GlmS glucosamine-6-phosphate activated ribozyme aptamer from Alkaliphilus serpentinus, 163 nucleotides, folded computationally. Its Rfam family is "glmS glucosamine-6-phosphate activated ribozyme aptamer". By type it is a riboswitch. The source organism's lineage runs through Bacteria, Bacillati, Bacillota, Clostridia and Alkaliphilus. Model confidence (mean pLDDT): 79 of 100.

RNA sequence: UAAUAUUGUGAAGCGCCAGAGCUUAAGAGAAUUUAUCGGCUUAAGCUGACGAGGACAGGGUUUAUCGAAGAUUUCGGCGGAUGCCCUGCGAUGAGUCACCAUUUGUAAGGAAUCUACAAAACUACUGAGCAAUCGGUAGGACAAAGGGAUUUCAGUGACAGGU
Numbered sequence: 001u002a003a004u005a006u007u008g009u010g011a012a013g014c015g016c017c018a019g020a021g022c023u024u025a026a027g028a029g030a031a032u033u034u035a036u037c038g039g040c041u042u043a044a045g046c047u048g049a050c051g052a053g054g055a056c057a058g059g060g061u062u063u064a065u066c067g068a069a070g071a072u073u074u075c076g077g078c079g080g081a082u083g084c085c086c087u088g089c090g091a092u093g094a095g096u097c098a099c100c101a102u103u104u105g106u107a108a109g110g111a112a113u114c115u116a117c118a119a120a121a122c123u124a125c126u127g128a129g130c131a132a133u134c135g136g137u138a139g140g141a142c143a144a145a146g147g148g149a150u151u152u153c154a155g156u157g158a159c160a161g162g163u
Stems, first nucleotide, its partner, number of pairs: 014079004019075001020047008029037002050067003056088006089105001090103004095159005109153007122139007
């Protein structure tokens, strides 16, 4: 260093890195008075998604919701993931049952109107590292979807109940 076994911890803009870019060291090479060097080889490193939101069950599937960003890599790749599709169950259609329609699913039918909040970034101070870079503290901000409220619209048949 690798493999195997055991134990503990750890997650969904989550985990990882071989493409790519960047940093350092050594070597060879070029040039040469000294200095210097894009680049080449090897080794070791760094970057590689800012939060909000999201789980009825089973099966399938992969470019899985919403915005923010001085948008250059938040590129590219692999894996995963509460997304999406189908089915079942559930929910709404002023009581029950059956069928039918819809369904962003237990806060659960369609539509309209109103309504809230974030982090990075930024500024200042500061820590680690030769460096690329990675943090910490404080300050003042800025979203959308969603959620909530109100209004409105929404079957057929039978039975029951009330007047």